[in-house]
Context: one part of a larger RNA
RNA sequence: UUGGGCUUAAAGCGUUCGUAGCCGGUUUAGUAAGUUCCUAAUGAAAUCCCAUGGACGACUAUGGGGCUUGUUGGGAAUACUACUAAACUUGGGACCGGGAGAGGUCAAGGGUACUGCUAGUGUAGGGGUAAAAUCCUAUAAUCCUAGCCGGACCACCUGUGGCGAAGGCGCUUGACUAGAACGGAUCCGACGGUGAGGGACGAAAGCCAGGGGAGCGAAGCGGAUUAGAUACCCGCGUAGUCCUGGCUGUAAACGAUACCCACUAGACAUUGGGAAUCUUACGUGGGUUCCCAGAGUCGUAGGGAAACCGUUAAGUGGGUCGCCUGGGGAGUACGGUCGCAAGGCUGAAACUU
Numbered sequence: 001u002u003g004g005g006c007u008u009a010a011a012g013c014g015u016u017c018g019u020a021g022c023c024g025g026u027u028u029a030g031u032a033a034g035u036u037c038c039u040a041a042u043g044a045a046a047u048c049c050c051a052u053g054g055a056c057g058a059c060u061a062u063g064g065g066g067c068u069u070g071u072u073g074g075g076a077a078u079a080c081u082a083c084u085a086a087a088c089u090u091g092g093g094a095c096c097g098g099g100a101g102a103g104g105u106c107a108a109g110g111g112u113a114c115u116g117c118u119a120g121u122g123u124a125g126g127g128g129u130a131a132a133a134u135c136c137u138a139u140a141a142u143c144c145u146a147g148c149c150g151g152a153c154c155a156c157c158u159g160u161g162g163c164g165a166a167g168g169c170g171c172u173u174g175a176c177u178a179g180a181a182c183g184g185a186u187c188c189g190a191c192g193g194u195g196a197g198g199g200a201c202g203a204a205a206g207c208c209a210g211g212g213g214a215g216c217g218a219a220g221c222g223g224a225u226u227a228g229a230u231a232c233c234c235g236c237g238u239a240g241u242c243c244u245g246g247c248u249g250u251a252a253a254c255g256a257u258a259c260c261c262a263c264u265a266g267a268c269a270u271u272g273g274g275a276a277u278c279u280u281a282c283g284u285g286g287g288u289u290c291c292c293a294g295a296g297u298c299g300u301a302g303g304g305a306a307a308c309c310g311u312u313a314a315g316u317g318g319g320u321c322g323c324c325u326g327g328g329g330a331g332u333a334c335g336g337u338c339g340c341a342a343g344g345c346u347g348a349a350a351c352u353u
Stems, first nucleotide, its partner, number of pairs: 004324003007307002012321001014201004021194003025088007033081002035077008048065007091191001092188003095184003103177007110154002114150001116148005125136002162169002206247006215241002220236004258320006266298003270294010302309002326353003335346004
């Protein structure tokens, strides 16, 4: 609850596609459903108002009015909404062109480091810490050299740089594939926006099955520290981390800011594309100015409780969805549903303050 809100006070679904619904560009003609006007009927009585009567009054009788925001029939109007028909190109989509990019999937190849192994050289320590010890080492360690195996990762370039709906994406090459920006004298012609339900994607951890296992490392075992030390520090180390196939569906999934459209001062630096111009050693070169699209910093008006936001709005308006309503109890219980499980989604109340 006809009200106010959602960056940080409670509140934007993690993201996206899309059904119903809601909303919807410009022009013309028609219809007249919504809408507006006129008219008729109806809209019980009582109650309310006025007049007259009952000698006055409460009250009551008669007549008139009003109320009942309405319903139904007939007629008229046509701006807006709707519907039908026709057309348009600015929204949207398609096509073409040369470029940008860690966008995705798969395959092949490579690089340093690291562990291990083998061989050589070489001898007494090494390692670790604030200091130590556990630990490794005369079965020859550490260190140095050469070679081999293995798994993971991808330094520098790297940039308030780029791409992606979000999660996320970074060695090189190839194949397949998706999207965006710019430019166009091309085409379609409102085909659009949002989106309850619903579908898909979704870090890490976790689960199932099969592989793999170098380093790191929950749990665990030792050594220290300490009053204690189920920790911080040190030595080991299982699951895991990696791959393939499936499940889970959550995060401070954050810009703590939903998506779309329009309008409202600028400045600086930056990424991609384009145009003009100057220059050039003619190259995918360099400089300047402008336009479009992104991504940043500052800032005007305005907004805001303030911090701050400020054409990438938290300003000014419009469309649609989601969500909030004191703290705790509690994201709990119960029920439902999904999941192998862990648990997820939905989601109270008593009581308390």
Molecule: small-subunit ribosomal RNA, central domain
Organism: metagenome